[in-house]
Molecule: c-di-GMP-I-GGC riboswitch aptamer
Organism: Bacillota bacterium
RNA sequence: ACCGACAAGGGCAAACCUGUCGAAAGACAGGGACGCAAAACCAUGGGUCUUAGGUCCUUCUGGGCAGCGGAUGCACUGGACAAGAUCGCCAGGUUGCCGGAU
Numbered sequence: 001a002c003c004g005a006c007a008a009g010g011g012c013a014a015a016c017c018u019g020u021c022g023a024a025a026g027a028c029a030g031g032g033a034c035g036c037a038a039a040a041c042c043a044u045g046g047g048u049c050u051u052a053g054g055u056c057c058u059u060c061u062g063g064g065c066a067g068c069g070g071a072u073g074c075a076c077u078g079g080a081c082a083a084g085a086u087c088g089c090c091a092g093g094u095u096g097c098c099g100g101a102u
Stems, first nucleotide, its partner, number of pairs: 002100003011036002016031006034088001040094003044091003047086005054081004062076001064074003
């Protein structure tokens, strides 16, 4: 460096349930095991998910309210940015147990 056995000692823990935190995605702790040889660590690239607050647009998806109507305005809605989440989605980086054959 490569590989992972009906081996050994062990390890982690999806869904779901309970509690706490968060606007949410989700996180943490306990229970629980579908799985995992990196299911250990790092959000660096891509993907996916979230949108309370912030900025911009909303002529374009759409209607609502104010306005006689229009202009215009307001709050939504939708989108972009941005922010967040996920490493048990993929890639990349770092570290690493036991064994096998070379």